A computed fold for a 72-nucleotide RNA from Strigamia maritima, annotated as transfer RNA. The coordinates come from a structure-prediction model, not an experiment, and the mean pLDDT is 83. The sequence is in RNAcentral, with records from Ensembl Metazoa and Rfam. Rfam family: tRNA.
RNA sequence: GGGGACGUAACUCAGCGGUAGAGUGUUCGCUUCGCAUGCGAAAAGCCCCGGGUUCAAAUCCCGGUGUCUCCA
Repeated sequence: GGGGACGUAACUCAGCGGUAGAGUGUUCGCUUCGCAUGCGAAAAGCCCCGGGUUCAAAUCCCGGUGUCUCCA
């Protein structure tokens, strides 16, 4: 320098046009003499940034940027 993949909750990931979910973690409650386990509930993300298409974009298109990877 060129090609490809991926940026979504604190972490690991799903969701591929119709106002965003799971597991783990965190907080609160119940259970216990206490802890752990278990059960119930809650908080937490306007989806990397900008622009375009569309009635409607996390999702499609373009540019930027970061990470990983392949080639040289």